Predicted 3D model of a 254-nucleotide part of an RNA (large-subunit ribosomal RNA, domain VI) from a Planctomycetota bacterium. The coordinates come from a structure-prediction model, not an experiment, and the mean pLDDT is 88. Rfam family: Bacterial large subunit ribosomal RNA. Its family is annotated with ribosome and structural constituent of ribosome in the Gene Ontology.
[in-house]
Context: one part of a larger RNA
């Protein structure tokens, strides 16, 4: 741009894509078959290995803007308490958000047409023939059935709605952001407002903070005290920012 007005939704599916593995074990049955050794067809049952996909409740990584231990050194005048820096200075642990070794789910069933191969009926050729008219079975293959994209499917589909003289329906700009995201795009929201920050509260991590009292000559210890600190998480709450505005879009549809 196009789908002969303009929008919002919501769908059919024509065609693509993807997936469509495999092994033990047990019942049937020590049965049918065999002398005997061994030992089924079949049906039904459970367990697995690879391999996908989602997911983060479990166990675990990670977590360089959390916490806490603790070495050098240098700075806050000094003590005491912090803070730079030294691979995140090293150690121990760790939410969230990613994630696997971690949990959960898949591969079916069933139909239809075949292929090898098997067959009914049956002439041609009084028989015989699965064949030549006719009619069956039969595979992990093939087509559907499973998943997901799909009307640019130019034969451009269909439904419901709402709009028709400067603007309506709606939709950009423009902000605030994340379940998106390289950019755009998508989503959530923009004061009729939880969209992000702040705050409060919780959860969750660390592990009992400064400071003072008090035992000790001191290191320490102990009392307040499961203390204080806290990213990303769970809700509250308009306290701060999403202000105010601008565009652009049918004239009933050649």
């Nucleotide at each position: 741009c196009g789908u002969a007005g303009g929008a919002a939704a919501c769908u059919u599916g024509c065609g693509g894509a993807g997936a469509u593995u495999u092994g033990c074990c047990c019942c049937u049955a020590g049965u049918a078959c065999g002398a005997g050794a061994g030992g089924a067809u079949u049906g039904g049952g459970g367990c697995g290995g690879a391999c996908g996909a989602a997911c983060c409740c479990c166990u675990g990584g990670u977590g360089u803007a959390c916490c806490a231990g603790u070495u050098a050194u240098c700075g806050c005048g000094c003590u005491a308490g912090c803070g730079g820096u030294a691979c995140c200075g090293c150690u121990g642990g760790g939410u969230a958000g990613c994630u696997a070794a971690g949990u959960u789910c898949g591969g079916a069933c069933a139909g239809g047409a075949u292929a090898a191969g098997c067959g009914c009926u049956g002439a041609a050729g009084g028989c015989a023939u699965a064949u030549a008219a006719g009619c069956g079975c039969g595979a992990a293959g093939c087509c559907c059935a499973c998943u997901c994209c799909a009307a640019g499917a130019u034969c451009a589909g269909g439904u419901u709605u709402c709009c028709c003289c400067a603007u309506c329906a709606g939709g950009c700009u423009c902000c605030u952001g994340g379940u998106a995201g390289a950019a755009c795009a998508c989503c959530a929201g923009g004061u009729u407002g939880a969209u992000a920050g702040g705050c409060u509260g919780g959860a969750a991590g660390u592990g009992u903070a400064a400071g003072u009292g008090c035992a000790g000559u001191a290191a320490u210890g102990u009392a307040u005290u499961g203390a204080g600190c806290u990213g990303a998480c769970c809700a509250g709450u308009a306290c701060u920012a999403a202000u105010a505005g601008g565009c652009c879009g049918a004239u009933u549809g050649a």